[in-house]
RNA sequence: AACGCUGGCGGCGUGCCUAAUACAUGCAAGUCGUGCGAGAAAGUACCCUUCGGGGUGCAAGUACAGCGGCAAACGGGUGAGUAACACGUAAGGAAUCUGCCCCCAAAUUCGGAAUAGCUCUGCCAACGCGGAAUUAAUGCCGGAUGUGGUCAUCCAGUCGCAUGGCAGGAUGACUAAAGAUGACCUCUUCGUUUGAAAGUUAUCGUUUGGGGAUGAGCUUGCGGCCCAUUAGCUUGUUGGUGGGGUAACGGCCCACCAAGGCGACGAUGGGUAGCCAGCCUGAGAGGGCGAUCGGCCACAUUGGGACUGAGAUACGGCCCAGACUCCUACGGGAGGCAGCAGUAGGGAAUUUUGCGCAAUGGACGAAAGUCUGACGCAGCAACGCCGCGUGAGUGAUGAAGGUUUUCGGAUCGUAAAGCUCUGUUGAGUGGGAAGAAACGUCUCGGCGUUAAUAUCUCCGAGACCUGACGGUACCACUCGAGGAAGCCCCGGCCAACUACGUGCCAGCAGCCGCGGUAAUACGUAGGGGGCGAGCGUUGUUCGGAAUCACUGGGCGUAAAGGGAGUGUAGGCGGAAAAGCAAGUCAGGAGUGUAAUAUACGGGCUCAACCCGUAGCUCGCUCUUGAUACUGUUUUUCUUGAGUAGUGGAGAGGGAGAUGGAAUUCCAGGUGUAGCGGUGGAAUGCGUAGAUAUCUGGAAGAACACCAGUAGCGAAGGCGAUCUCCUGGCCACAUACUGACGCUGAGGCUCGAAAGCGUGGGGAGCAAACAGGAUUAGAUACCCUGGUAGUCCGCGCCGUAAACGGUGGGCACUAGAUAUCGGGAGAUUCAGUUCUUUCGGUGUCGCAGUUAACGCGAUAAGUGCCCCGCCUGGGGAGUACGUCCGCAAGGGUGAAACUCAAAGGAGUUGACGGGGGCCCGCACAAGCGGUGGAGCAUGUGGUUUAAUUCGAUGAUACGCGAGAAACCUUACCAGGGCUUGACAUAAGCAUGACGGUUGUAGAGAUACAGCUUCUCUUCGGAGUAUGUUUACAGGUGCUGCAUGGCUGUCGUCAGCUCGUGCUGUGAAGUGUUGGGUUAAGUCCCGCAACGAGCGCAACCCUUGCUGUCUGUUGCCAACAGGUAAUGCUGGGGACUCGGACGGUACUGCCGGUGACAAACCGGAGGAAGGUGGGGACGACGUCAAGUCAUCAUGGCCCUUAUGUCCUGGGCUACACACGUGCUACAAUGGUCGGUACAGAGCGAAGCGAAACCGCGAGGUAGAGCAAAUCGCAGAAAGCCGGUCCCAGUUCGGAUUGAAGUCUGAAACCCGACUUCAUGAAGGUGGAAUCGCUAGUAAUCGCGCAUCAGCAUGGCGCGGUGAAUAUGUUCCCGGGCCUUGUACACACCGCCCGUCACACCACCCGAGUUGGGGGUACCCGAAGUCGCUCGUCUAACCAGUAAUGGGGGACGGUGCCGAAGGUAUGCCU
Repeated sequence: AACGCUGGCGGCGUGCCUAAUACAUGCAAGUCGUGCGAGAAAGUACCCUUCGGGGUGCAAGUACAGCGGCAAACGGGUGAGUAACACGUAAGGAAUCUGCCCCCAAAUUCGGAAUAGCUCUGCCAACGCGGAAUUAAUGCCGGAUGUGGUCAUCCAGUCGCAUGGCAGGAUGACUAAAGAUGACCUCUUCGUUUGAAAGUUAUCGUUUGGGGAUGAGCUUGCGGCCCAUUAGCUUGUUGGUGGGGUAACGGCCCACCAAGGCGACGAUGGGUAGCCAGCCUGAGAGGGCGAUCGGCCACAUUGGGACUGAGAUACGGCCCAGACUCCUACGGGAGGCAGCAGUAGGGAAUUUUGCGCAAUGGACGAAAGUCUGACGCAGCAACGCCGCGUGAGUGAUGAAGGUUUUCGGAUCGUAAAGCUCUGUUGAGUGGGAAGAAACGUCUCGGCGUUAAUAUCUCCGAGACCUGACGGUACCACUCGAGGAAGCCCCGGCCAACUACGUGCCAGCAGCCGCGGUAAUACGUAGGGGGCGAGCGUUGUUCGGAAUCACUGGGCGUAAAGGGAGUGUAGGCGGAAAAGCAAGUCAGGAGUGUAAUAUACGGGCUCAACCCGUAGCUCGCUCUUGAUACUGUUUUUCUUGAGUAGUGGAGAGGGAGAUGGAAUUCCAGGUGUAGCGGUGGAAUGCGUAGAUAUCUGGAAGAACACCAGUAGCGAAGGCGAUCUCCUGGCCACAUACUGACGCUGAGGCUCGAAAGCGUGGGGAGCAAACAGGAUUAGAUACCCUGGUAGUCCGCGCCGUAAACGGUGGGCACUAGAUAUCGGGAGAUUCAGUUCUUUCGGUGUCGCAGUUAACGCGAUAAGUGCCCCGCCUGGGGAGUACGUCCGCAAGGGUGAAACUCAAAGGAGUUGACGGGGGCCCGCACAAGCGGUGGAGCAUGUGGUUUAAUUCGAUGAUACGCGAGAAACCUUACCAGGGCUUGACAUAAGCAUGACGGUUGUAGAGAUACAGCUUCUCUUCGGAGUAUGUUUACAGGUGCUGCAUGGCUGUCGUCAGCUCGUGCUGUGAAGUGUUGGGUUAAGUCCCGCAACGAGCGCAACCCUUGCUGUCUGUUGCCAACAGGUAAUGCUGGGGACUCGGACGGUACUGCCGGUGACAAACCGGAGGAAGGUGGGGACGACGUCAAGUCAUCAUGGCCCUUAUGUCCUGGGCUACACACGUGCUACAAUGGUCGGUACAGAGCGAAGCGAAACCGCGAGGUAGAGCAAAUCGCAGAAAGCCGGUCCCAGUUCGGAUUGAAGUCUGAAACCCGACUUCAUGAAGGUGGAAUCGCUAGUAAUCGCGCAUCAGCAUGGCGCGGUGAAUAUGUUCCCGGGCCUUGUACACACCGCCCGUCACACCACCCGAGUUGGGGGUACCCGAAGUCGCUCGUCUAACCAGUAAUGGGGGACGGUGCCGAAGGUAUGCCU
C1' cells in the first nucleotide's frame, strides 16, 4: 500500500505504483497606447424635430481587431525511450556562444520604398482565399561617420606543457543606430515681456566595442545492472592530408591515402533500467529502493523535418507521413490533458470539473496595472506521523443478572447502581488576532544632474491603500457525564482457560500440527491477554541468515579436490645496499547545491512539524613533505633453484632376440569302455576306439617359484631372460651460475577396461547365442559348447569407486617401532651388532585438531602462496543450445514443477536365511496320544421370533459356567404395572397391612366373604397402605476414560539407582572380561564404589528321627471273653494322629582348578549337592482380558433400555474346527472266586442290617453332627473257566419296548435300569500334542456345584516303565559381538512395471505475434547544391526604355521518414 471489521476531534504531511490507454467541458501565456496607424457601441446630458428621427458633448482616444517589440525555450507534467559522457564526481577549454541584467568607452546622422489594419469588392458549407485604393512606426531598405571591431600584410614585446596564447604599433579593405515621454528657456532658431522647437535637459530606449555575471554547448579521468547456453566485433570502420560545415573541437560530412581500431581487465550481442542527493533496513560491512522535496537528462499521439530566435529542432508553434477521433454541402477541413480539475477504461487501488492572486515567484509594462490551475488556501480519503478525548473521586447488601461449580462457593467486581465533582472535547452566545511589507499615491528632507532653487533618478521620514484562507486560530461565559470503543488473540513458539456444541464431520493452520464422544487448537459463551481510533490479514523489502562468509564459511565420510602432468597469461615470491616516490602515511588548499540524517539551541500550549547554528557529507582534485613496508631502477650475495663430478637401487619406458613349464590341436604307438561334469544329474565326447599313457610335431597367449603393508613411475600403470636406446630418483664431497623460484585460468600431452575403424592373428578364456539342469517361473546363479572380444600394427574414443573418496609448493610442531636404498662412526672371527645421518614405505601414539569417526612430521595440527570446486532433496548430470567424436557417446549445463526434508557421524534398542557362548521335553532318544470312527462338550457358520452376552494366534474354543426342564435368564412372543420388584427423605389421607376361604384368569392380578394395628406421659410416636414430590432402577454404551483382579513373555535372570569417572551430547562405565552356577550364583580382575527390585533362603507339604500327648486310633506283653472280631480290663512299647524339636552344611576325604569360586569322585547317611512337590511372578510388554462378579467417570432410557408373569429359547443343524470319552481287541472280552488304598463328604444329610425287585430301585429305619456310624464292594491285580482272530462272546452308537428316581412339572429338554436292536470302527493322510521318575502310561475312589443331571473340573491313592550319544537342525529364551536405509522396531522398510485421472516441462506436422538486421524498390516534408523557365517596390547605371545586383516561385540532384519485396536471425 490494498482488503476485512470498526470509527470522536485536531495539527502536519501524502494521495494512478496498472493503460507513455482514449479523452467531453472549462481554465493553464500573455503584455505594452510612454513604438504605430486607425477607432466604435450601449448608455447618458443638451439641442433640434416633419415626432419617424437627427445633431453635439460625455462615455473615450475606452473596447475589439491590426502593424511592431518583448515573453512564449521559463514555470508545470511524465519516466516511454536510454547501459549512454545519460547521470554522479573531479578536471579541461590555448576549441566556444550567451537576450534581458551590471560596469566602462564611444555614438544615436541623412534619406527612401512598402505593408497590415480601415474602406470598396469577389469566391467559399467551413477553415479560409483573393482583387482595388489608401496609410504609420522603435517594421523594412540605402547612404554618411568609425571610438572601436573583423580580415590581410609588416614590425616587434611577453607568456606557456605542445598545438600556441595575450598585448602593442603601422598600412589597407569591410562594418552601426530608432526613437518615445516629461520638463524647461541657460545656449541656438522662430516668434518675441508670457510661447514654441529645430534648442536645452532628464528618463527610458537604440547602435558599436570591451569587461562582468548568469545560462548553455563541447572534451576527458574515475564510478555505479544481469547473461559467456552472447567470443569475436568493426569499412566512415581506425588514422592521415586537404576541403566543407558549426558558436565551437572533431569522420560531424566529403575526396584521396594508409590498414588500422576494440576485445577474456569481457568487445559485440541479448535482457532489464531514467541517473543522483537520498529513502528503508542493518551493530557495522552490506542488502533493497529511487514516491513526495531538490539537481540533471529524456519525452510531449507515432515517426521524420526544418523555420523563427540570444536560446528550440519548440507540451498548450509550423510542415510532411502513419494511426485514431470529430465536422462536412463529399469538394475539403479540424484535433492532440505525460498542465489543473474532470470522464471512460484498466486495476486490489489513488481526491474537487473549489477559492484567490492577499503572500512568495514569474512574463510584459516607465508605472498604475494585466496575466499566472506556478503558488497560497480550502474540499475528499484513519493513507501515514503526532497530539487529545470518550470522564474523575467515593462506593460491599460483594445487589440483580451472566458464566461456572466439588453445590460450599468462585468469577465478571468498585465493575454497576447510588453520592460528590470536573468541563478537555462538544453545543450555544459574545469577542477576536498574526500572516502587511514592499510597490504605489501624497507630504517633507537630502545627494546627484542641470544654466536652474524646474524636473528627474536615488536615499530617508511620515500618512494613506491592499486578506483568498475566514469571523479561521485563539479567548470569555452558559449548558451538561451529557454526543464519542473497537479489533485481534488465548496448544507451543507467545502474554492470556474454562463450559457447552460438534465427533477425521463441520472446520482451523505462519511452522510443529489440532478434529475419529470427555477438543485450553474447530464453533459459541463466560472469563482473560494485547493494542487502541484503530485492530487484524495479504503483499513487498531488509533483518534474524556466519544460509554467497570483505568484515565472516567450507571441500577424508555431510554439497564440494580438476584422472594426471607440462606450461602461457595472471597472482605470489630469498638476503644486502643505493636511487625514485606509483601504492602508503602526514600537513595545507579547492570542491563536495539546498533539503534530509546527527548534535546543540529556538518557534507553534506539547509533539509531529518548522527555523537557526555547528559538525558531517567517510569522495575526488591540486599542492608541500616522509620513505619503514610493497613497487620500480641499479649494484651486490648464496641459503631457494639449477649445473658439473663420483657412486647407487629399481616389474620406469621403447625396440629386438631368446627360453622353459602348461593348455589345445595334429600324426603315430600301447590300450579298453567308459570319460567328463555336479549338491545330485543331464546335455556333451566315446567301440568310426575316447579318457588314460608314450613319442614326435604345430600354434598362440601368459610368464609358477623368487614375491615381501618390497620396488619404480606424474597418474593410468609396470613382473620370464638377455642386449641396445632412453626418462626420472637417491647419496656423498667440492666447484660453478646467481633468485634463474612456486602455482597455474585457457592451451597442449598422457590417460585402465570396454567400445569403434582398418589390416593381421586366434591356443586358452569368453559377452551374445545354443543346449542340459535348478525352479512356481529362471531370459540367472551350476554344467556342456561357443562367436565378437581378449593378442599385434596403425588410427580413434577420453571415461571409471581414474580412491588415500584427502590439489600443488614451502616452513614449523613429542616420541616409539618395523622395513627399503645410500653415507659416516664404533664394534666383531664374521656377510655380526650398535649409534648416527639423508631419502622413501608402513604401524602405534603426545600436543593439537575434528560434529563424531578419526587424523596425528607421509596431518585432517600451526602458518603463508596459487589453482579447482560447493551452497537443501528430487527433477538431472536430464532438456535446449553449442563444441568434440565414424558411431557409441563425451565436455559445458538449466528451468518449470514438486517435497519438508534429503544427508553425515555417533547412541540405545529391535532385527539378521551374521558370528561366539549357554539354557529349556526345544530337537534328538523313547513312551503314549490327537488328526480317521461313534458319541460327549465348546466354538465358528447357518438357521431362528429368540437361538442372550462375553472370550478369538500362542495367551479364545469341557473358557466366564464349581451344574440352562421352571427358576437361573440377561434373549424372544404375549399379558400386566408406573414413586415402581428394591433404598432414603418429606407432605397429606386412612387404619390398616397381612392372613384365610372362594370366584375369574395361563399366571401376574382382580374381586368378594371372614378376621383385623402397637406403644403412650394422651401432646404424640412407631408401623403399614394409598397419594404427591425429590428419586429409584438399567446384565443399556464406552475395558480405547478407569480402579480392582487376571492371562502371557516367564520362575526367564534379568531390571535399575546414588555417588564418582568418561563423553559436546544421546549415553557409557558399574552390569563388560577370565572362570563358575539352576541363577547378575559365587570368585578373581577392572574407574569404579556401593545399593535396591528380582535369584536363593525364610513359609506349607512330603521323606528320617527324638520328646511330649493317647481318644473315637493302636494291641507287643498280662488278664477276661466270643463261632469270630481291641470285644472287655488295661497298656504307650509299635502303627497312627497332633504339637514342638533334630537332621544336610560341599561339613569330611581324594582329584581338577589360579593358592579362588567351583566341579568330579568317594565315605558316612533315611535323604547329597536348590532331596521331591507347592505357594511365591522383578522393571516392563501385549491401549492383552473383564463396565455381565464388584466398584466407578462420562453418555443414554424414565407409562421404559425399568419391573412382574406365562410360554418359548439359550439344547436348532447341510457343515467346519478345538478339547475329551469309548473303541477297533487276545498284555483282550466274558464268567466265577479272591486281595490290598488314600483323600474326602454327611442333618431339608449320609443312611446300615433285614426284606422285595433280574435291575435301576423300593420298604425300612439302627447308627452318626463323625479317627466311633454311614457313603463304601476300590479297580487294575491274583486264581480258575471260556472265547480262538471273526466286524467276532470285539465295539457299543442308534432305535423299539418296559421301567426306576428326582422334581409343581422330565413334550420341546434329565439321569439311570432291564429286554431287544447291534451302526461306524480292523491303530487312522498331511500334520500335530504331552511326558525325564514314583514321571509317562494304566486302574479305580472321593469332593465341589447340585432337587435331579459329570466322558468336564478339582483332589486321592493302586500298579508302574522306556530313553537322553548329544546340541548340527526346528521353536522359544539369556549374555557378548557385528551389520542395518528398521524405531508402530523384519508381520519393519522398500523398488519397478501396468491401469485411470490431473499437473508441469521437452520433442512435435504446424499455426500466430513481437524485435532488431541485411539487400533492393518507392520516396513525403525539408535543409543543402545546381538551374535563367516565370515574376520582381527599395540599391546601382540610365533622361527613359531598359539593364545589372539581389530576391521569390518553379524545375532538378544528393540525403531522406513511413511503406513495399526478398532473406536469414533472436524471442
Predicted 3D model of a 1467-nucleotide RNA (small-subunit ribosomal RNA) from an uncultured organism. The prediction has a mean pLDDT of 84. It matches the Rfam family "Bacterial small subunit ribosomal RNA".